[in-house]
Notes:
The RNA shown here (transfer RNA) has 71 nucleotides and comes from a Candidatus Iainarchaeales archaeon. The sequence is in RNAcentral, with records from ENA. The prediction has a mean pLDDT of 83. It matches the Rfam family "tRNA".
RNA sequence: GCAGCCGUGGGGUAGUGGUAGCCUCAGAGCCUUCCAAGCUCUUGGCCCGGGUUCGAGUCCCGGCGGCUGCA
Numbered sequence: 001g002c003a004g005c006c007g008u009g010g011g012g013u014a015g016u017g018g019u020a021g022c023c024u025c026a027g028a029g030c031c032u033u034c035c036a037a038g039c040u041c042u043u044g045g046c047c048c049g050g051g052u053u054c055g056a057g058u059c060c061c062g063g064c065g066g067c068u069g070c071a
Stems, first nucleotide, its partner, number of pairs: 001070007010024004018054001026042005047063005
């Protein structure tokens, strides 16, 4: 330099154009003599810019970052 894949809460991971979900962490409550475990609830997220569309995490273009391959 070229190509492919990826980018979603603090961490991990789903999401075939129509309410952003799950696990974990954190906070609160229940239970318990106390702790742990268990149960319930809550906070917090789509890398950036533009386009298409009634509607974009998703499709298209550009950029940034990461991984892999080739040179």